[in-house]
RNA sequence: CGGUGAGGUAGAGGCGCAAACAAGAUGAGUAAUCAACCGGAGGAUGACAACUGGGAUGGUUGAUAAAAGGAUUGUUUGCCGAAGCGUAAUAAGGGUCAGUCUUAUUAUUGCUGGUACAUUUUUGAACAAAGGAUGGACUGUCAUGCAAAAUCUAUGCAUGGAGAACUACUGAUCGA
Numbered sequence: 001c002g003g004u005g006a007g008g009u010a011g012a013g014g015c016g017c018a019a020a021c022a023a024g025a026u027g028a029g030u031a032a033u034c035a036a037c038c039g040g041a042g043g044a045u046g047a048c049a050a051c052u053g054g055g056a057u058g059g060u061u062g063a064u065a066a067a068a069g070g071a072u073u074g075u076u077u078g079c080c081g082a083a084g085c086g087u088a089a090u091a092a093g094g095g096u097c098a099g100u101c102u103u104a105u106u107a108u109u110g111c112u113g114g115u116a117c118a119u120u121u122u123u124g125a126a127c128a129a130a131g132g133a134u135g136g137a138c139u140g141u142c143a144u145g146c147a148a149a150a151u152c153u154a155u156g157c158a159u160g161g162a163g164a165a166c167u168a169c170u171g172a173u174c175g176a
Base pairs, nucleotide, nucleotide: 001175002174003173004172007170008169009168010167011166014080016079017078018077019076020075021074022073023072032064033063034062035061036060037059038058042051045098046097047096048095083112084111085110086108087107088106089105090104091103092102093101113139114138115137117135118134119133120132121131122130123129141161142160143159144158145157146156147155
């Protein structure tokens, strides 16, 4: 001087991600409880226990009357695989067991760069919101190609890839 980039540190994407706290709204005049009436044997995913002709599930009227999760606003904190989803295992929850569901933890180097929109599906009280799949769009980054421009700096268009990435510094290593 040139090449490569182990490790470390710091950054950028943007309605960027996540968490905590507070508030009111929605949930809802719903569930539940009580009283009266109707009704007449079971109800919950299955079995058992318990309840039930001293009236079950259910329905009508009246009185009393919630809560959780989710979302919105505000404040604070941690960050840029931030985080989310899938699979497997473990623990807890409910009258018991099984199943399902929910929450938490761990593993997997499984998928996704990010955002919004449309269709469909799952959860949900919801037409809110969130997750999955598909589709194209916008955007950031890198590579390739083309064009222009410029004197030292970065533009436009097209195509494609993925975050274990990209950029910068440090530092490691190789060659002359």